[in-house]
Model confidence (mean pLDDT): 85 of 100. This is a predicted structure of a 478-nucleotide part of an RNA (small-subunit ribosomal RNA, 3' major domain) from a metagenome.
Context: one part of a larger RNA
RNA sequence: UGACGGGGGCCCGCACAAGCAGUGGAGUAUGUGGAUUAAUUCGAAGCAACGCGAAGAACCUUACCAGGUCUUGACAUCGUAUGCAUAGCUCAGAGAUGAGUGAAAUCUCUUCGGAGACAUAUAGACAGGUGGUGCAUGGUUGUCGUCAGCUCGUGACGUGAGAUGUUGGGUUAAGUCCCGCAACGAGCACAACCCCUAUUACCAGUUACCAGCGAGUAAAGUCGGGGACUCUGGUGAGACUGCCGGGGACAACUCGGAGGAAGGUGGGGACGACGUCAAAUCAUCAUGCCCCUUACGUCUUGGGCUACACACGUGCUACAAUGGCUGCAACAAAGGGAAGCGACAUCGUAAGAUGAAGCGGAUCUCAUAAAAACAGUCCCAGUUCGGAUUGUGGGCUGCAACCCGCCCACACGAAGUCGGAGUUGCUAGUAAUCGCGGAUCAGAAUGCCGCGGUGAAUACGUUCCCGGGCCUUGUACA
Numbered sequence: 001u002g003a004c005g006g007g008g009g010c011c012c013g014c015a016c017a018a019g020c021a022g023u024g025g026a027g028u029a030u031g032u033g034g035a036u037u038a039a040u041u042c043g044a045a046g047c048a049a050c051g052c053g054a055a056g057a058a059c060c061u062u063a064c065c066a067g068g069u070c071u072u073g074a075c076a077u078c079g080u081a082u083g084c085a086u087a088g089c090u091c092a093g094a095g096a097u098g099a100g101u102g103a104a105a106u107c108u109c110u111u112c113g114g115a116g117a118c119a120u121a122u123a124g125a126c127a128g129g130u131g132g133u134g135c136a137u138g139g140u141u142g143u144c145g146u147c148a149g150c151u152c153g154u155g156a157c158g159u160g161a162g163a164u165g166u167u168g169g170g171u172u173a174a175g176u177c178c179c180g181c182a183a184c185g186a187g188c189a190c191a192a193c194c195c196c197u198a199u200u201a202c203c204a205g206u207u208a209c210c211a212g213c214g215a216g217u218a219a220a221g222u223c224g225g226g227g228a229c230u231c232u233g234g235u236g237a238g239a240c241u242g243c244c245g246g247g248g249a250c251a252a253c254u255c256g257g258a259g260g261a262a263g264g265u266g267g268g269g270a271c272g273a274c275g276u277c278a279a280a281u282c283a284u285c286a287u288g289c290c291c292c293u294u295a296c297g298u299c300u301u302g303g304g305c306u307a308c309a310c311a312c313g314u315g316c317u318a319c320a321a322u323g324g325c326u327g328c329a330a331c332a333a334a335g336g337g338a339a340g341c342g343a344c345a346u347c348g349u350a351a352g353a354u355g356a357a358g359c360g361g362a363u364c365u366c367a368u369a370a371a372a373a374c375a376g377u378c379c380c381a382g383u384u385c386g387g388a389u390u391g392u393g394g395g396c397u398g399c400a401a402c403c404c405g406c407c408c409a410c411a412c413g414a415a416g417u418c419g420g421a422g423u424u425g426c427u428a429g430u431a432a433u434c435g436c437g438g439a440u441c442a443g444a445a446u447g448c449c450g451c452g453g454u455g456a457a458u459a460c461g462u463u464c465c466c467g468g469g470c471c472u473u474g475u476a477c478a
Stems, first nucleotide, its partner, number of pairs: 001478002003475003007472007015462002019426005026317008034308001042053002064303005070297001073126001077125002079122005088101005107116003128292002131290003137286002139281003142277001144275001149188006155164001157162001168179003194269004199237007209226002213224003240263001243257005319419001323378005335366003340359002344355004385416001390411007432454007
């Protein structure tokens, strides 16, 4: 000087408290451990691994296993020789591949010397490696933590390590600002500048809108038209403790009020200082060194990553009456669409099928939002709760759904009656609850990322638990 203390003081955070909803019990989805296996590829490991890499394992992916192949190689550059290369078909084979046949056609440029592209054969230089080392590395990322800190120059102090500044009195979300002070200044973080959102003026009106005028209909911005309104999207305005009052040191600031769509950082996002954890990643990529080179490389068929006495994490669905079921044109936002979205019609109980308009889309379409409201029924039961499991029949994608996909119909109808110790999230348009969309994607979400609808309770307070910041004190530690 740090670090630490079941030392002290001050302060903060859904940290506790006050509340609401969960989880831990059940079934199931998914990840992990374990055990299993020919293989169950690899990585991630307290918080900060475990719906994580994986925004999607039937083949492919794929790295694993078994069998079958190739050896200058699936891929790159260089030499020599020959030639267009080849499509298709037949046979063998699980295929990779091998054997045969082979139509049409005869690559591009040219100074006619040749050059280039492609294929085959051959020679070696080399290729190749998701093999090892993240404790050799770059890059990227997590974490403390959006915590308020971390430093420097000059000066003055100390023999020096160092200290001062950065401490103190107030204040703030903030090393934010004010005052004081052997300090005076400065940098990186803070804040602001950026994006979305909340109000409004102007400009612009098509595919959006329709007040007034005219036309028109069973109905309808449907048509003429309009530029008001909604909306779209561009330029501005607006909020700054600016104004008033109290407190305060006449300061910073704080409390209350006015006006205002919004009030004291308005709400949300992006943005992450010096550093810590030899934190994570050699399997995104790059890369040193080591290792393999007829194999640890390459191609291929099939299998596996989906297995299952069990244990854990994260979700979903429930256990019902604030409910289940039935009927009934209520009301969104944000997105996607061409190898696509697909209206509409017909068929089918349905999944879906057939035909097919429109739309690269404020025009067409996915697309009926659902919870809600209203009406009816059930009458507290393992039930008209719950839907696991199983059977049968179908549909879709795709060469192909046996291992191992999703969906529909009928039947079957398990556990479960609110969950021990414990433990998690959340302070407002939040929690809870309800549906909708997207990425990945042929197909395959209860995950992830977004969107809106309905919409609470509680916070006395800081004694205690956890984490953090500042000052101070002690020293088993560096």